[in-house]
């Protein structure tokens, strides 16, 4: 300099749950909170979970990256 393994410490994020708010709905924001997290940072590309609509999902139109996987950016510090 680069990896990789374990601690500290410094910032960093915020799960459940409440409270207002938008949405038919999943869930999205803001605040409180802290369960947990080195990508829980960003991308709905696969795949999986959900909703909404429908006679019916190999289809539609959405969710979710804190379900996995690709991607693609990337802190500071001890030993």
């Nucleotide at each position: 300099u680069a990896c990789a393994u374990a601690u500290a410490u410094g910032g960093g994020c915020a799960a459940a749950g409440c409270u207002g708010u938008u949405g038919u709905g999943a869930a999205g924001c803001a605040g409180c909170g802290a369960c947990g997290c080195a990508a829980a940072g960003c991308c709905a590309u696969g795949g999986g979970u959900c909703u909404u609509c429908u006679u019916a999902g190999u289809u539609a139109a959405g969710a979710u990256u804190g379900c996995c996987a690709g991607g693609u950016u990337g802190c500071a510090c001890u030993u």
A computed fold for a 79-nucleotide RNA from Halanaerobium salsuginis, annotated as c-di-GMP-I riboswitch aptamer. It was read from a public genome assembly, where an Rfam model found it. Taxonomically the source falls in Halanaerobium (Bacteria, Bacillati, Bacillota, Clostridia). The prediction has a mean pLDDT of 78.